[in-house]
Context: one part of a larger RNA
RNA sequence: GAACGAACGCUGGCGGCAGGCCUAAUACAUGCAAGUCGAACGCCUGGAGCAAUCCAGGAGUGGCGCACGGGUGAGUAACACGUGGGUAUCUACCUAGCUGUACGGAACAACCGCGGGAAACUGCGGCUAAUACCGUAUACGCCCUUCGGGGGAAAGAUUCAUCGCAGCUAGAUGAGCCCGCGCCCGAUUAGCUUGUUGGCGGGGUAAUGGCCCACCAAGGCUACGAUCGGUAGCUGGUCUGAGAGGAUGACCAGCCACACUGGGACUGAGACACGGCCCAGACUCCUACGGGAGGCAGCAGUAGGGAAUAUUGGACAAUGGGCGAAAGCCUGAUCCAGCCAUGCCGCGUGAGUGAUGAAGGCCUUAGGGUUGUAAAGCUCUUUCAGCGGGGAAGAUAAUGACGGUACCCGCAGAAGAAGCCUCGGCUAACUCUGUGCCAGCAGCCGCGGUAAUACAGAGGUGGCUAGCGUUGUUC
Numbered sequence: 001g002a003a004c005g006a007a008c009g010c011u012g013g014c015g016g017c018a019g020g021c022c023u024a025a026u027a028c029a030u031g032c033a034a035g036u037c038g039a040a041c042g043c044c045u046g047g048a049g050c051a052a053u054c055c056a057g058g059a060g061u062g063g064c065g066c067a068c069g070g071g072u073g074a075g076u077a078a079c080a081c082g083u084g085g086g087u088a089u090c091u092a093c094c095u096a097g098c099u100g101u102a103c104g105g106a107a108c109a110a111c112c113g114c115g116g117g118a119a120a121c122u123g124c125g126g127c128u129a130a131u132a133c134c135g136u137a138u139a140c141g142c143c144c145u146u147c148g149g150g151g152g153a154a155a156g157a158u159u160c161a162u163c164g165c166a167g168c169u170a171g172a173u174g175a176g177c178c179c180g181c182g183c184c185c186g187a188u189u190a191g192c193u194u195g196u197u198g199g200c201g202g203g204g205u206a207a208u209g210g211c212c213c214a215c216c217a218a219g220g221c222u223a224c225g226a227u228c229g230g231u232a233g234c235u236g237g238u239c240u241g242a243g244a245g246g247a248u249g250a251c252c253a254g255c256c257a258c259a260c261u262g263g264g265a266c267u268g269a270g271a272c273a274c275g276g277c278c279c280a281g282a283c284u285c286c287u288a289c290g291g292g293a294g295g296c297a298g299c300a301g302u303a304g305g306g307a308a309u310a311u312u313g314g315a316c317a318a319u320g321g322g323c324g325a326a327a328g329c330c331u332g333a334u335c336c337a338g339c340c341a342u343g344c345c346g347c348g349u350g351a352g353u354g355a356u357g358a359a360g361g362c363c364u365u366a367g368g369g370u371u372g373u374a375a376a377g378c379u380c381u382u383u384c385a386g387c388g389g390g391g392a393a394g395a396u397a398a399u400g401a402c403g404g405u406a407c408c409c410g411c412a413g414a415a416g417a418a419g420c421c422u423c424g425g426c427u428a429a430c431u432c433u434g435u436g437c438c439a440g441c442a443g444c445c446g447c448g449g450u451a452a453u454a455c456a457g458a459g460g461u462g463g464c465u466a467g468c469g470u471u472g473u474u475c
Stems, first nucleotide, its partner, number of pairs: 001475004006471005013347006019340002021305001026303003030300003035064003040061002043058006071258003081182007089175002094171008102136004111126006142151003156163003184230003191221003196218004201213003233255004237248004260281005283294004311337001313336003319333001320331004350380004360371004384416001386411005394402001419464003423460001424445003430459005440447002
């Protein structure tokens, strides 16, 4: 000098754009953050209707979604990440192609009845539908095969031409796995390893593989740093620097890991699953003491910690996502608004004129000098803020949270709007008074012990300016 997710002191007019718990991955009151489908299904309630039936709502069965989106950085020195290759694999929804969609059956919720429990919830009996479940048929292609053969599918709905369903193939997308290279510090860590290293066979998986198991062999890694310890999410990037490099990984984007702590699987195309389940633990809450409930590192918000970091806001109008044939519903993703000079950028706090150089202040050699065209006065202007009127684009077939916002027009009046630090040298800027090694200053050198340009006040000066200084950190 530059930079910052900054903080602190003094000060503070407006706008645009961005950013905002770096600490306790501490504990969380309250609300919201994932639902949707009646064009899969039976039932109940309300309304309309003489009725058939229609409309609306409710819980339940069923389907899809809940593995995305959002948060955090604890752990991890690792094929975690970056980069370049590889394949022994899977992939719901989507696209394309081929083929099929036939015949039957038994249940379980809801509901009804009887019970248990304080509650959470739950037992027994009975009835019932389906795109829920089961069987049969068929299936070239699919899978297995000893090549003879064997195994394996489906679901219908309706407004009647659409949407579905099943099998196979290909694509697209996404994912799994393997490998080369790169990737912090410590040798005051030198040896480490027994499923360890390899083989044969098997199990397991979507799939390769000691991933697991039985047997066999005795290997494997290591001063080109194994093992151990410490620290740390990685990257695109960011900051600095002429560069080389050094430092860093907030915001935005990609990947990874985690979801009270530890473990486990279930369902599923996909999880070993933040707002799912089970077990154990710590903690909190309810309890009729028998037993139950919970997990903000989602958005707000609270306590605590801290130098320090915001509203318990609006809307689904846009973009995107889930479901649905659609209408639509849901969406603290998102879009907006609120708070904060936290940063960057822009604008304003007036312009011109005005000398007897007023008054006052300060200094003085007492003549004067300086503050200083500064003020007053005179002549103007009205940005911004204020008031009144009009009023968008964003989204169109229609729908605007933002928002009566941006913007436009008009009105009034210099009116409402300047501070902070410094002045011994480095380093731009000087005098007086007070103080008297005191009080104090200080980044370094150093000032202060009676004339202090270095302390304090004042006048004046220099610098930056809605900021200015200080502290911290990096180059």
The part of an RNA shown here (small-subunit ribosomal RNA, 5' domain) has 475 nucleotides and comes from an uncultured bacterium. RNAcentral holds the full RNA, with entries from ENA. The coordinates come from a structure-prediction model, not an experiment, and the mean pLDDT is 87.